């Protein structure tokens, strides 16, 4: 340079255009003399960014960053 792929929670990841979801982690409580582990209940998202299309977009499209694989 060209072609692909991928970004959603703190960390790995799901996710048929119609309520954003799990699993480990965090917090609170319970059980134990304490840990460990087990049980219950909760918090925590600008779904990378700007636009576009649609009644409606995490999901289609164009671009733009970053990251990884191929070519050359």
């Nucleotide at each position: 340079g060209c072609u692909c792929g991928a970004u959603u929670a703190a960390c790995u990841c799901a996710g048929u255009g119609g309520u954003a979801g799990a699993g480990u982690g965090c917090u609170u409580c319970c059980a134990u003399g304490a840990c460990a582990u087990g049980g219950a209940a909760g918090a925590a998202g600008u779904c990378a960014c700007u636009g576009g299309u649609u009644c409606a977009a995490g999901c289609c499209c164009a671009g733009u960053a970053u990251c990884g694989a191929g070519c050359a």